[in-house]
This is a predicted structure of a 507-nucleotide part of an RNA (small-subunit ribosomal RNA, 5' domain) from a metagenome.

Context: one part of a larger RNA
RNA sequence: GGACGAACGCUGGCGGCGUGCUUAACACAUGCAAGUCACGGGGGCCCGCAAGGGUAACCGGCGAACGGGUGCGUAACACGUGAGCAAUCUGCCGAUUUCUGGGGGAUAGCCGGCCCAACGGCCGGGUAAUACCGCAUACGCUGGAGGAGGGGAGUCCCUUUUCCAGGAAACCUCCGGGGGAAAUCGAGGAGCUCGCGGCCUAUCAGCUAGUUGGUGGGGUAACGGCCCACCAAGGCGACGACGGGUAGCUGGUCUGAGAGGAUGGCCAGCCACAUUGGGACUGAGAGACGGCCCAGACUUCUACGGGAGGCAGCAGUGGGGAAUCUUGCGCAAUGGCCGAAAGGCUGACGCAGCGACGCCGCGUGUGGGAUGAAGCAUUUCGGUGUGUAAACCACUGUUGCCCGGGACGAACAGCUCUUUUCGAGGAGCCUGACGGUACCGGGUGAGGAAGCACCGGCUAACUCCGUGCCAGCAGCCGCGGUAAUACGGAGGGUGCGAGCGUUGUCC
Numbered sequence: 001g002g003a004c005g006a007a008c009g010c011u012g013g014c015g016g017c018g019u020g021c022u023u024a025a026c027a028c029a030u031g032c033a034a035g036u037c038a039c040g041g042g043g044g045c046c047c048g049c050a051a052g053g054g055u056a057a058c059c060g061g062c063g064a065a066c067g068g069g070u071g072c073g074u075a076a077c078a079c080g081u082g083a084g085c086a087a088u089c090u091g092c093c094g095a096u097u098u099c100u101g102g103g104g105g106a107u108a109g110c111c112g113g114c115c116c117a118a119c120g121g122c123c124g125g126g127u128a129a130u131a132c133c134g135c136a137u138a139c140g141c142u143g144g145a146g147g148a149g150g151g152g153a154g155u156c157c158c159u160u161u162u163c164c165a166g167g168a169a170a171c172c173u174c175c176g177g178g179g180g181a182a183a184u185c186g187a188g189g190a191g192c193u194c195g196c197g198g199c200c201u202a203u204c205a206g207c208u209a210g211u212u213g214g215u216g217g218g219g220u221a222a223c224g225g226c227c228c229a230c231c232a233a234g235g236c237g238a239c240g241a242c243g244g245g246u247a248g249c250u251g252g253u254c255u256g257a258g259a260g261g262a263u264g265g266c267c268a269g270c271c272a273c274a275u276u277g278g279g280a281c282u283g284a285g286a287g288a289c290g291g292c293c294c295a296g297a298c299u300u301c302u303a304c305g306g307g308a309g310g311c312a313g314c315a316g317u318g319g320g321g322a323a324u325c326u327u328g329c330g331c332a333a334u335g336g337c338c339g340a341a342a343g344g345c346u347g348a349c350g351c352a353g354c355g356a357c358g359c360c361g362c363g364u365g366u367g368g369g370a371u372g373a374a375g376c377a378u379u380u381c382g383g384u385g386u387g388u389a390a391a392c393c394a395c396u397g398u399u400g401c402c403c404g405g406g407a408c409g410a411a412c413a414g415c416u417c418u419u420u421u422c423g424a425g426g427a428g429c430c431u432g433a434c435g436g437u438a439c440c441g442g443g444u445g446a447g448g449a450a451g452c453a454c455c456g457g458c459u460a461a462c463u464c465c466g467u468g469c470c471a472g473c474a475g476c477c478g479c480g481g482u483a484a485u486a487c488g489g490a491g492g493g494u495g496c497g498a499g500c501g502u503u504g505u506c507c
Base pairs, nucleotide, nucleotide: 001507002506003505004504006503007502008501009500010499013362014361015360016359017358018357019355020354021320026318027317028316030315031314032313035062036061037060040059041058044055045054046053047052069273070272071271079197080196081195082194083193084192085191088190089189090188093186094185095184096183097182098181099180100179101135103133104132110125111124112123113122114121115120141166142165143164144163145162146161147160148159149158150157151156171178172177199245200244201243206236207235208234211233212232213231214230215229216228217227218226248270249269250268251267252263253262254261255260275296276295277294278293279292298309299308300307301306326352328351329350330349334348335346336345337344338343365395366394367393368392375386376385377384378383399448400444401443402442403441404440405439409434414429415428416427417426418425419424451496452495453494454493455492456477457476458475462491463490464489465488466487472479473478
C1' cells in the first nucleotide's frame, strides 16, 4: 500500500447492487416450512324430486431420498483430476416391439359394544378397489442342457439357433383420452475400483490376527476379508508406516511484476451431519432434518398407571459474545411435487424491512462580488491572516417536499373466434407480491443535507496561550524539568470526504 462476513470511537443527506451469529453442532415459547389426486375404491355428511354437485376422514397411487440448513466429524478414494466396471442398479422421461384373458380370499372406513385423564386401544359384524393372492398365456427375460460363427483382456463377450423349467398385468372413461404388464435401447442419476495431486509433527520408529494371501461358501444391484469355516505366514514402513495435533475438499478469493504466500464467508459442484449413540423397515432410490424402534441426557403434560418433544428450515426468544437483521408480503415470475385438467401446496424462490457492513453513483449549490466589513487569531502596533470567504446582486433546480400521469417484468395455462397435414398454428380476453414503486411532467424554493484525522522527522501541513519530567503524547526515533511547531486549548493549515480514524487478521 492492498484486502475484510469485521468490530470500536466521532460523524451521518439520498439512491442502486450486494451482504449480515466468524462465538455456544448452546437451549428453544409461538406460527409457518410437503403435500396432492375425487378421472382407482366403497361409505359418511350437506344441497337436490332426480340426474348430479359439494366436502374430504379411510383404503389406494405418486411425492415426501428433491428443495432448504450447518461444518460436528473426517488426513479418507472424503475431495480434485484422469481412467476403468468383461463386477453393477436405475422410479419418473424419450424410442421400439408385444400383451392387457379368467378367478379367489381378506381388510380399513362403516355399524354395534367395551376400556381410557390423555396419547390411544380392544372385541364382534359386514363391504370395495388400479390394495392383496393363485391360474392361463408370453418373447427377445431368468436358470439349465446343447449346436454354429465372430471377437477379446484370463475368469469371458457379442451374434444366431434347438430343447426343458420358471416368471406378467388393472382397469377407469364424458369414447376424445388417461392408465397397467413384459422386453430392448437411450437420456439423466447412482454404486464400486484404480493412477496422480493437495496440512503440521520423528520430543511418534516400528505397526498389524480378519491382520496379508489362498480354497470353499454366505451376502450384495455388483467386485471384494464385506462376512464365515479351513489352510498358509504373510502385509505395511525413513519415498515416513503406526501414533499425536489440526482441518470439510474444490471451482475460486486476497495479495504479489511473477514465482509464491494466505484463505475456502457469500455463489456453484462434491462430501458429512440432523439432541447423543445404536438399529433396521419401506422404497427405484434412505440406513431417511420436519419417518419408525431401542438406549442416554434434557424439556414438558399427567387422574402417578402412563404419555409428548427435537429450529445445524424461515422468522423469532434466551444465553454466549467486540459483534451480525423482520415473529413482513406474495405464489405475479422462475423452479419443484401432485393432478387428465381446472387447480392445490411450496419461509425454494420473487420481493419488501433493518444495519454507511461493503462497492459504485449523486448531492450539500453556480457565477459575480474589496471600502479586503464585523468577529476571531496574531503583531515589530504600521499591519497581517481567516478571505471572494461572508454580506450583497444575478441565476440554476440534481436531490428533498407537494401535485398529476404511470410502467417493463405477462407469456403461458384457461375461455372465445379462426386455420389445420388433427401433431399443431394465429388473433382477442383474463392474470402483478413488489407498487401508485421505478420512471416522466409540473410547482416550490439556496431553501432540509459535513464531518473526521493529522500538522517534530519518517510524512503533506505553524503560530499564540496554558502546563512545567506534572498533566500527558507515542507506530519507530523519541517529546514534557519556564520561551514545547511533539502535552491541552485556540487561530491557521494539510489530507480524505458521507465518511474519517483506531484495533484485529492476511499478503
The full RNA is in RNAcentral, with records from SILVA.